RNA sequence: AACGUUAGCCUAGACAGUCGCUCUAUUUGAAAAAAUGGGGAGGAAAGUCCGGGCUCCACCGGGCAAGGUGCCAGAUAACAUCUGGGAGGUGCAAGCCUACGGAGAGUGCCACAGAAAAUAAACCGCCUUACUUCGGUAAGGUAAGGGUGAAAAGGUGCGGUAAGAGCGCACCGCGCAAGGGGUAACCGUUGCGGCAAGGCAAACCCCACCUGGAGCAAGACCAAAUAGGAACUCCGAGUCUUUGUAAAAAGACUCAACAGCGCGGCCCGCGCCGAGUUCGGGUAGGUCGCAUGAGCUGCUUGGCGACAGGCAGCCAAGAUGAAUGACUGUCCUCGACAGAACCCGGCUUACUGGCUGACGUUAAUC
Numbered sequence: 001a002a003c004g005u006u007a008g009c010c011u012a013g014a015c016a017g018u019c020g021c022u023c024u025a026u027u028u029g030a031a032a033a034a035a036u037g038g039g040g041a042g043g044a045a046a047g048u049c050c051g052g053g054c055u056c057c058a059c060c061g062g063g064c065a066a067g068g069u070g071c072c073a074g075a076u077a078a079c080a081u082c083u084g085g086g087a088g089g090u091g092c093a094a095g096c097c098u099a100c101g102g103a104g105a106g107u108g109c110c111a112c113a114g115a116a117a118a119u120a121a122a123c124c125g126c127c128u129u130a131c132u133u134c135g136g137u138a139a140g141g142u143a144a145g146g147g148u149g150a151a152a153a154g155g156u157g158c159g160g161u162a163a164g165a166g167c168g169c170a171c172c173g174c175g176c177a178a179g180g181g182g183u184a185a186c187c188g189u190u191g192c193g194g195c196a197a198g199g200c201a202a203a204c205c206c207c208a209c210c211u212g213g214a215g216c217a218a219g220a221c222c223a224a225a226u227a228g229g230a231a232c233u234c235c236g237a238g239u240c241u242u243u244g245u246a247a248a249a250a251g252a253c254u255c256a257a258c259a260g261c262g263c264g265g266c267c268c269g270c271g272c273c274g275a276g277u278u279c280g281g282g283u284a285g286g287u288c289g290c291a292u293g294a295g296c297u298g299c300u301u302g303g304c305g306a307c308a309g310g311c312a313g314c315c316a317a318g319a320u321g322a323a324u325g326a327c328u329g330u331c332c333u334c335g336a337c338a339g340a341a342c343c344c345g346g347c348u349u350a351c352u353g354g355c356u357g358a359c360g361u362u363a364a365u366c
Base pairs, nucleotide, nucleotide: 001362002361003360004359005358006357007356008355009354010353013331014330015329016328017327018326019325021040022039023038024037025036026035027034028033042337046348047347049346050345051344052343053342054215055214056213057212066211067210068209069208070207071085072084073083074082075081086100087098088097089096090095101206102205106204107203108200109199110198123146124145125142126141127140128139129138130137131136154172155171156170157169158168159167173195174193175192176191177190178189180187181186219288220287221286222285229279230278231277232276233275234274236255237254238253239252240251241250242249243248260272261271262270263269295314296313297312298311299310300309301308302307332335
């Protein structure tokens, strides 16, 4: 330098002016509002896919069912996330990828092709024997070779054999055992066994662990009109007594009324009805939840790291028809994806331009 790999960071052009929107503090104001100061989207605010906080309901404990997770160790509030490690795959390498427990418990499935797809299997070929019209035919042996397929009872070599074959041997692979390293997954070493009958568990299933339900339209508080509910009182007249200036109130007694409306022709019967005060539930509306939090920044300690601890400083959108905008001027590298609605940790997806660190391969020079 070229081509790559990897870990991060910033992004909405920058500056000035004018006019607005929204939240908030102070002041003025009876209120409406005004003035001044301050704050006003993102790395993904998105998808709503996981996990948690918070709220209400349920809940002694345990089991079944259902769902999820699935190499090991750790981090964390928790996770399907992250960190470190192991194994396998891939790349010359830096690196990258992996639902990566169990098929020597049971059940099931394996299209097409192929002789045979699992109780394995003889189509071609090879070998032996018999026959032969000398082209072959029949019986048997054989998994080394060919062919089919995603997949065919371990691979390479030597020996061996009629031809072959773990039939025998060496190495590799596999299984078992012992011992060593490692917290573990797992990895070396040594010995033994010729080698156990394919694959699929993102098929049922088995094993281990985890999981109560619904969600901020959660939920809490204040509370109008109208309608409806409950309780109490009142809903005639007169006389007398007491209190009182009076109006009036309380008590006692006597008398009167039992009416009205609906069902129905009528009776009986059944049902309904006025005013006031108080109480309680709910609706409209309002307030809270709702911005101090697993918070951010800097330094520092421990740890390989995810992360955890300590000290100091900071407060940084909060609406409810829902704000964060428009115009003008100058300049530039000419500007992507995209807009909060209870909050947080992740994952995934979309996307522009730029900056920084580390590493690999190749080539050249010193």